The part of an RNA shown here (small-subunit ribosomal RNA, 3' major domain) has 474 nucleotides and comes from a metagenome. The RNAcentral record of the full RNA draws on SILVA. It matches the Rfam family "Bacterial small subunit ribosomal RNA". Rfam links the family to the GO terms ribosome and structural constituent of ribosome. Clan: SSU clan.

Context: one part of a larger RNA
């Protein structure tokens, strides 16, 4: 000087407690542990576990078995050789390939490209994250962590950074042997809300004219939606209380908006020999006719049993049937696909428009109005199974989605126990998007619709911050 502490004190945080829904039972995805295998590749304690993977039938892919090849699937170079080489076609195979046939390049003529042979060498998702660069989790968006030069102390180090107020904040004020100063708070970024100016296409239609079976359809118009870019506007600026004429709180006006307005990106010095040698880079170890490359199957998807973490339920605030009304952020040419027709359906033909503020994807659901079911393992509930289909692909056995028909498990609100959440959020309820031929997505990531209950208060859990004390710990 730290760290502990079932020492004190202050303070803060969905931490608690006041509520609202959920998990833990149930059936199903998914991921893990075990078990099991020829292989179930590999990694990952709170801070892994719908995690790496934003998509494992082949490929991915690293595993296994089997088959094959050794200057190699890729890269440089030196020596020498050579006339093709890749492409196509036959054969032979599981296939990589191997035979045989076909084929024959540019040139500044120095070659280049390509192929063989030999030798430097290439190749490793092989070990070491306790050898490491980067990058990435924590604590934690918690307010903290320093330095200068002065002043104390012998010195290690104090002091500044402690007290008093205050605030999300070491935020700000006041005091103070301190006086300033840095990284961090903040605030500058992006977005949302408000208005105004300036432009109107593809967007928009109030006023005016024309047309329709209807429709911004046409003429036109810039009002208003909205795009697009500038600009304003919030500063505790105004007023009234409290306060050390402070900082700063508390209440009011005004204003869309009010006291950081909402949300986003932004993570200080350090913890944890955290995490990754399988993105990537890379020291040093280790393989070199194999731990290297190439192919065919398999497996990564195998199942007594445990957990996580979700989606469907368990039903009358519902379940079906009709009828009807409102979105938003995105995507599209090897794309999205309107329209007629066919099929109950998934789909299938056809193929208009559209590289899109113009077409399309695309009918959003939930709600609203009616009508039906009367509490029942049911017109809840949809797992599992048999059938029959569709579509993507060389190819759906192992191992894909989805569609009809038919079958109808378990489940009547969940034990100790646990998490999430303070407003446009919780709950619900639909929609795009990435990856992608297809899809195991019920997963992520946006993105609107509808909308809510409580907070007395800080005694206690848990975790964090400062002051302080004890201490046989560093």
């Nucleotide at each position: 000087u730290g760290a502990c502490g079932g020492g004190g004190g202050c303070c803060c945080g969905c931490a608690c407690a006041a509520g609202c829904g959920g998990c833990g039972g149930a059936g199903c995805a998914u991921g893990u542990u075990g078990c099991u295998u020829a292989a179930u590749u590999c990694g990952a304690u709170c801070a892994a576990c719908g995690c790496g993977a934003a998509g494992a039938a082949c490929c991915u892919u690293a595993c296994c078995u089997g088959g094959g090849u050794u200057u190699g699937a890729c890269a440089u170079g030196u020596a020498g050789g050579g006339a093709a080489a890749a492409g196509c076609c036959a054969u032979a195979g599981a296939g990589a390939u191997a035979u045989g046939g076909u084929g024959u390049c540019c040139u500044u003529c120095g070659g280049g490209g390509c192929c063989c042979u030999a030798c430097a060498c290439a190749g490793g998702u092989g070990g070491u994250g306790c050898a490491u660069g980067g990058c990435u989790g924590u604590c934690g968006u918690c307010a903290g962590c320093u330095c200068g030069u002065g002043u104390c102390g012998u010195g290690a180090g104090a002091u500044g950074u402690u007290u008093g107020g205050u605030u999300a904040a070491g935020u700000c004020c006041a005091g103070c042997a301190a006086c300033g100063a840095g990284c961090g708070c903040a605030a500058c970024c992006c977005u949302u809300a408000u208005u105004c100016u300036a432009u109107g296409u593809u967007g928009c239609c109030a006023g005016c004219g024309g047309a329709u079976a209807a429709u911004g359809c046409c003429g036109g118009g810039g009002a208003c939606u909205c795009g697009u870019a500038g600009a304003a506007a919030a500063c505790u600026g105004c007023c009234g209380g409290g306060g050390u004429c402070a900082a700063c709180u508390c209440g009011g006006a005004g204003g869309a908006a009010g006291g950081u307005g909402g949300g986003g990106a932004c993570g200080a010095g350090g913890u944890c020999a955290a995490g990754u040698c399988a993105u990537c880079a890379u020291g040093c170890c280790c393989c070199u006719u194999a731990u290297g490359c190439c192919c065919a199957g398999g497996g990564c998807u195998g199942c007594a049993a445990a957990c996580a973490u979700g989606c469907u339920a368990c039903a009358a605030u519902g379940g079906c049937a009709g009828g009807u009304a409102c979105a938003a952020c995105g995507g599209g040419c090897u794309g999205c696909u309107a329209u007629a027709c066919c099929g109950u359906g998934a789909g299938g033909u056809u193929g208009a428009g559209c590289g899109a503020a113009u077409c399309c994807c695309a009918c959003a659901a939930a709600g609203c109005c009616u009508g039906u079911c009367u509490c029942a393992g049911u017109u809840c509930g949809g797992a599992u199974u048999g059938g029959a289909g569709u579509c993507u692909g060389c190819a759906a056995c192992u191992c894909g989605a989805c569609u009809c028909c038919a079958u109808g498990a378990a489940g009547c609100u969940g034990g100790a126990g646990u998490c999430g959440c303070u407003a446009g959020u919780a709950a619900u309820c639909c929609c795009g998007g990435a990856u992608c031929a297809g899809c195991a997505a019920c997963g992520c990531c946006g993105g609107g619709g509808u909308g809510a209950a409580u907070a007395c208060g800080u005694u206690c859990c848990c975790g964090g911050g400062c002051c302080u004390u004890g201490u046989a710990c560093a």